[in-house]
RNA sequence: AAAGUCAGCCGAACAGUCGCUGUCCCACGCGCGCCGAUUGGUUCGCCUGGGACGGAGGAAAGUCCGGGCUCCGCAGGGUAGAGUGCCAGGUAACGCCUGGGGGACGUGAGUCCACGGAAAGUGCCGCAGAAAAUAUACCGCCUAAGCAGCGUGCUGCCGGUAAGGGUGAAAUGGUGUGGUAAGAGCGCACCGCGCUUCUGGUAACAGAAGUGGCAGGGUAAACCCCACUCGGAGCAAGACCAAAUAGGAAUCCUAUGGCGCGACCCGUGCCGGAUUCGGGUAGGUCGCUAGAGGUGCCUGGCGACAGGCAUCCCAGAUGAAUGGCUGUUUACGACAGAACCCGGCUUACAGGCUGACUUUCUUU
Numbered sequence: 001a002a003a004g005u006c007a008g009c010c011g012a013a014c015a016g017u018c019g020c021u022g023u024c025c026c027a028c029g030c031g032c033g034c035c036g037a038u039u040g041g042u043u044c045g046c047c048u049g050g051g052a053c054g055g056a057g058g059a060a061a062g063u064c065c066g067g068g069c070u071c072c073g074c075a076g077g078g079u080a081g082a083g084u085g086c087c088a089g090g091u092a093a094c095g096c097c098u099g100g101g102g103g104a105c106g107u108g109a110g111u112c113c114a115c116g117g118a119a120a121g122u123g124c125c126g127c128a129g130a131a132a133a134u135a136u137a138c139c140g141c142c143u144a145a146g147c148a149g150c151g152u153g154c155u156g157c158c159g160g161u162a163a164g165g166g167u168g169a170a171a172u173g174g175u176g177u178g179g180u181a182a183g184a185g186c187g188c189a190c191c192g193c194g195c196u197u198c199u200g201g202u203a204a205c206a207g208a209a210g211u212g213g214c215a216g217g218g219u220a221a222a223c224c225c226c227a228c229u230c231g232g233a234g235c236a237a238g239a240c241c242a243a244a245u246a247g248g249a250a251u252c253c254u255a256u257g258g259c260g261c262g263a264c265c266c267g268u269g270c271c272g273g274a275u276u277c278g279g280g281u282a283g284g285u286c287g288c289u290a291g292a293g294g295u296g297c298c299u300g301g302c303g304a305c306a307g308g309c310a311u312c313c314c315a316g317a318u319g320a321a322u323g324g325c326u327g328u329u330u331a332c333g334a335c336a337g338a339a340c341c342c343g344g345c346u347u348a349c350a351g352g353c354u355g356a357c358u359u360u361c362u363u364u
Base pairs, nucleotide, nucleotide: 001360002359003358004357005356006355007354008353009352010351012329013328014327015326016325017324018323020055021054022053023052024051025050026049027048029046030045031044033042034041035040057335061346062345064344065343066342067341068340069234070233071232072231076266077265078264079263081230082229083228084227085226086100087099088098089097090096101115102113103112104111105110116225117224121223122222123219124218125217138165139164140161141160142159146157147156148155149154150153173191174190175189176188177187178186192214193212194211195210196209197208198207199206200205238286239285240284241283248277249276250275251274252273253272257271258270259269260268261267293312294311295310296309297308298307299306300305330333
């Protein structure tokens, strides 16, 4: 100097002017209630005006997971179904995060993993190829032994073979060596695989030693088996207030019944339930933001994180609030707008800044 990897931050700013909205304070006026009684005081609410403080995100997106909260359920047992799937921790919990093991990719910093079981069973591996499981011989190699012919070393038959070649993603352990007529774990050495023991580690697992010639492989993101986990519905949940209407009509089941408890069964609760037609209301308040909260420091821990101390309050709209205009600066403006809240994951992102680490080149 260039190229990368991981982590973090910002993502338009300032000034003026007019406007929107939440909380609090003040003033005038109005309304209900209460007190007092001559024309007043006061809680609450509303209109108008003024002031102070505040007003969308790192993903608010996806609605993919997990919860808090609310209601239903006598909240239980089983079957089915669904989810997760190496080990150990973190967390309210998780399919998330951290660390470790194994595997794959990368020169590396690092990144990714749908990572239990194929010796319980079933299924599948097209085409090609001799053959993909009840395994086999297309091209080839041998002619030792046996038979035949003859030109005495060839040929044919019989027989042996799976080391070589071919097909394929994959061909029945691999490499080397000895041996053989030619070969083959046929023997041996090393590797691989199975079993046993020991060492280290909480464990996944790693290493070492011994032993056995051991025999078809792959696939479970195929069915399946194993282990663990699992009530439902959702802020349009739910609670309260006010107002209005038709205490409506018809049909069916009716305790050996009906309805509720996610499907089904058992069990259990209630006594009514289901369908159709018709009528009324669709208004207001709460829920609604002080939290599994943010920030700083200290302690413990490899880390995720936990504990302690201090400090701060950081949107609550309801047809949906933060906008318009002007000037300057500038990266010439990306992805994009809360609707009960929180912890994650995934996806999108113009441009700018910071730190650590890796590789290459050059110079000293």